Context: one part of a larger RNA
RNA sequence: UUGGGCUUAAAGGGUGCGUAGGCGGGAACGUAAGUAUCAUGUGAAAUCCCACGGCUCAACCGUGGAACUGCAUGGUAUACUGCGUUCCUUGAGGUCGGUAGGGGCUGUCGGAACUCUAGGUGUAGCGGUGAAAUGCGUAGAUAUCUAGAGGAACGCCAAUGGCGAAGGCAGACAGCUGGGCCGAUUCUGACGCUGAGGCACGAAAGCGUGGGUAGCGAACAGAUUAGAUACCCUGGUAGUCCACGCCGUAAACGAUGUGCACUAGAUCCUGGAGCCUCUGACGGUAUCGGGAUCGUAGAGAAAUUGAUAAGUGCACCGCCUGGGGAGUACGGCCGCAAGGCUAAAACUC
Repeated sequence: UUGGGCUUAAAGGGUGCGUAGGCGGGAACGUAAGUAUCAUGUGAAAUCCCACGGCUCAACCGUGGAACUGCAUGGUAUACUGCGUUCCUUGAGGUCGGUAGGGGCUGUCGGAACUCUAGGUGUAGCGGUGAAAUGCGUAGAUAUCUAGAGGAACGCCAAUGGCGAAGGCAGACAGCUGGGCCGAUUCUGACGCUGAGGCACGAAAGCGUGGGUAGCGAACAGAUUAGAUACCCUGGUAGUCCACGCCGUAAACGAUGUGCACUAGAUCCUGGAGCCUCUGACGGUAUCGGGAUCGUAGAGAAAUUGAUAAGUGCACCGCCUGGGGAGUACGGCCGCAAGGCUAAAACUC
């Protein structure tokens, strides 16, 4: 390479938007590029294959045939693909009417807790541990009451629950704003799917400049200990918070790429909009979207999965190919740096 694979054995890109490319719904007509078939020309010789012949046989050689699966030109066919034109509505999108939500951004406000400051009451301890000590306290602590200041996070509701492409998102209210779902045959008429490069977003930690700092808390100091580069304890800097700019990585996980179609059911939650019952709560019933549990067939090495597939198929992308060396070296690109992305070989088992 042909293949075979990617939940857990090696392997799904962190996520989206989208360029090129690949692939693409139903009908009619035209064309005849692909496609099929026929004819003609060409496809050197040698070689290969078949038949016969020549060296005593064979290798070898000669003669004839076949073949040379290709290319070109012309004719014919029109199912499929392509191309052109016209039409369609079920894919896709729009419009109208509803609807749920911690989706995003900005601002304002709130209560609980905590620390600090000031004052009152009050007096000898407090704190901490397995036990202690460091620490705080007669300059009045701890406890308790009042007033004030500050920063960060939002208990109950709360869920097996909701929203978002992912990262992620939770006090309340207001403003701005993205997406979804349901219903209505109301419009466009294939406008679609995927997506190499590319662009954007992307937890935490980290970096730059400026601010902020209550609590927590790497480093660090003390204490503990025979020692203690630790646990437990007393402190505590960066950080955690905000603004702007970088970084671009995670067990970025469902360890499961995206889209479409098809293939038993049962139960629950959540968001719609119907129908039935005299009305309503309620109940029954069928349906569309999302989230779960169980389970048939099937799949699977098994665990398991099972309409939210890991089943059956199609389209497109990414990735894997024994372990170590190594996600390293070198080179390139990116970054302020830390480092990231791309990515070997010798050698060895």

This is a predicted structure of a 349-nucleotide part of an RNA (small-subunit ribosomal RNA, central domain) from an uncultured prokaryote. The RNAcentral record of the full RNA draws on ENA.